[in-house]
C1' cells in the first nucleotide's frame, strides 16, 4: 500500500423489498423464603462507530474518514 469482513442497549447477537429497532443473557424492582439462589412479574438501558449524500422516509442504500481482525505484497 492494495483486498476483503466487521462495528446495532452493560455484553453476545438479530433487524426479511427502505416504512422509523428487539431477543438472550446481564443491571434494578417487586412476589415467593427464615435468609439466599431458582422461579415467576415489571421496569430501566440505544446519536444504530463518525459525518456527507439519495429520499416523504435510511440500522438498511450511495458516498468519505476512524476502529478492530483476516488476507496480499
Nucleotide at each position: 500500500a492494495c483486498g476483503g469482513a466487521a462495528g446495532u442497549a452493560g455484553u453476545u447477537c438479530a433487524g426479511u423489498c427502505g416504512g422509523u429497532a428487539g431477543a438472550a443473557c446481564g443491571u434494578c424492582g417487586g412476589u415467593c423464603u427464615c435468609c439466599a439462589a431458582a422461579a415467576c412479574c415489571g421496569a430501566a438501558a440505544g446519536u444504530c462507530g463518525u459525518g456527507a449524500g439519495u429520499u416523504c422516509g435510511a440500522g438498511c442504500c450511495u458516498u468519505a474518514c476512524c476502529u478492530u481482525c483476516c488476507g496480499u505484497g
Transfer RNA from a Prevotellaceae bacterium, 73 nucleotides, folded computationally. Rfam family: tRNA. It is annotated as a transfer RNA. The source organism's lineage runs through Bacteria, Pseudomonadati, Bacteroidota, Bacteroidales and Prevotellaceae. The sequence was found in a public genome assembly.